Predicted 3D model of a 347-nucleotide part of an RNA (small-subunit ribosomal RNA, central domain) from an uncultured bacterium. The full RNA is in RNAcentral, with records from ENA, Greengenes and SILVA.
Context: one part of a larger RNA
RNA sequence: CUGGGCGUAAAGCGCAUGUAGGCGGUUCGACAAGUCGUGUGUGUAAGCCCCUGGCUCAACUGGGGGAGGUCAUGCGAGACUGUGGGACUGGAGGGCAGCAGAGGCGUAUGGAACUCCCGGUGUAGCGGUGGAAUGCGUAGAGAUCGGGAAGAACACCAGUGGCGAAGGCGGUACGCUGGGCUGCACCUGACGCUGAGAUGCGAAAGUGUGGGGAGCAAACGGGAUUAGAUACCCCGGUAGUCCACACCUUAAACGAUGAGCACUAGGUGUGGGGGGGAAGACCCUCCGUGCCGUAGCUAACGCGUUAAGUGCUCCGCCUGGGGACUAUGAGCGCAAGCUUAAAACUC
Numbered sequence: 001c002u003g004g005g006c007g008u009a010a011a012g013c014g015c016a017u018g019u020a021g022g023c024g025g026u027u028c029g030a031c032a033a034g035u036c037g038u039g040u041g042u043g044u045a046a047g048c049c050c051c052u053g054g055c056u057c058a059a060c061u062g063g064g065g066g067a068g069g070u071c072a073u074g075c076g077a078g079a080c081u082g083u084g085g086g087a088c089u090g091g092a093g094g095g096c097a098g099c100a101g102a103g104g105c106g107u108a109u110g111g112a113a114c115u116c117c118c119g120g121u122g123u124a125g126c127g128g129u130g131g132a133a134u135g136c137g138u139a140g141a142g143a144u145c146g147g148g149a150a151g152a153a154c155a156c157c158a159g160u161g162g163c164g165a166a167g168g169c170g171g172u173a174c175g176c177u178g179g180g181c182u183g184c185a186c187c188u189g190a191c192g193c194u195g196a197g198a199u200g201c202g203a204a205a206g207u208g209u210g211g212g213g214a215g216c217a218a219a220c221g222g223g224a225u226u227a228g229a230u231a232c233c234c235c236g237g238u239a240g241u242c243c244a245c246a247c248c249u250u251a252a253a254c255g256a257u258g259a260g261c262a263c264u265a266g267g268u269g270u271g272g273g274g275g276g277g278a279a280g281a282c283c284c285u286c287c288g289u290g291c292c293g294u295a296g297c298u299a300a301c302g303c304g305u306u307a308a309g310u311g312c313u314c315c316g317c318c319u320g321g322g323g324a325c326u327a328u329g330a331g332c333g334c335a336a337g338c339u340u341a342a343a344a345c346u347c
Base pairs, nucleotide, nucleotide: 003319004318005317006316007301008300012315014201015200016199017198021194022193023192025088026087027086028085030083031082033081034080035077036076037075038074039073040072041071042069048066049065050064051063052062053061054060091191092188093187094186095184096183097182098181099180103177104176105175106174107173108172109171110154115149116148117147118146119145120144121143125136126135162169163168206247207246208245209244210243211242215241216240220236221235222234223233258314259313260312261311262310263309266292267291268290269289270288271287272286273285274284275283276282296303297302320347321346322345329340330339331338332337
């Protein structure tokens, strides 16, 4: 320097922004660094190839010739790459006019339910299970009616529906705010793609400080079950779950499928725009989201314009199982631990 791969066999970073780097649309002319041609110089000897000689042959070895460079330099070529310059609009961005949405943050507010407290009625049970018991109840429970308090979650709508880069997002109203889509083709004129490091975001659990605490519920206690029962079932119940701020940075962070662009039969459903249609139906078109399926791909399963098809660009990753999501070192963290990541040995 190189091969084959990464949906399920080992393998796509959880996701994004972006630095260096890599790669980069159409056209004109310039330069000539890369590139190509040619001349000159040089490319020791050995080796290599060809011819030939010597050991009986060969290996080995003597002689002659040739080839051989990512080399230097002169001249030349100008397609492609590059450099700088001019122009362009299809990529990208902007403008104007619209549209949909649980996208984010904050503030306020609503009803149902659960629990608790107070009061009325009322009496002996309630609760729970496979069956029970622990538990609650004559100090009046459970049931029922009225009043009050508090916290958390938002039934129906609700949908292989929507939005978001991912994690994720669901009562209602208002404020602030990000992104997307469509139409016009008005502006800029390649401003692009990817992205080692880096930076930010990142479910749940967990941590720190301060609040909050209705329900649920690790731990824990009790009752059962059982040979035992450190469980499954039942009665309780603390962290936690909730809020603010600050950490942690992991996951079956999954589509187990990196990002971007282009191309390659269709059919059917659904969400959001635009056009035609008086309107509904229906037709055309753009963007999203499902299912089926052609070519093709695949070990098969399956994928199939939302590719796992056909190509190009860039990044990440894999290289037999165990040892080992480990040790050690380093970095980060308050800690828990996280990231990076071996070897001996063994099959």